[in-house]
RNA sequence: AGCGGGGCCGGGGGCGAGCACGGCGCGCGAACCGGGUCAGACCCUGACGGGAGCAGCCCUAAGCGAUGUCCCUGUUGUGUUCCCGGUCCCUCUGACA
Numbered sequence: 001a002g003c004g005g006g007g008c009c010g011g012g013g014g015c016g017a018g019c020a021c022g023g024c025g026c027g028c029g030a031a032c033c034g035g036g037u038c039a040g041a042c043c044c045u046g047a048c049g050g051g052a053g054c055a056g057c058c059c060u061a062a063g064c065g066a067u068g069u070c071c072c073u074g075u076u077g078u079g080u081u082c083c084c085g086g087u088c089c090c091u092c093u094g095a096c097a
Stems, first nucleotide, its partner, number of pairs: 002093001004091004008086009017076004022071002024068001026065003034059004042051003
């Protein structure tokens, strides 16, 4: 010299951490132009009965709120691990001079 090992640097992958969007779960949420049930009142009928249907109540949509860190996606001057690379550093062995 070369081979081997380690460090450092760069690239890629995996797992985790942080952050963010969204989803899921919880709550709120419609005078009328959502649904259900429809007091009162109204309409139809000789009657029996029937009808549409406001308020109220219930369920929810769009949306809003608090929260979980459960799921998805993305991201990083974050942690760890694996692989690849190197004009660098250290070391082991040691051809040749």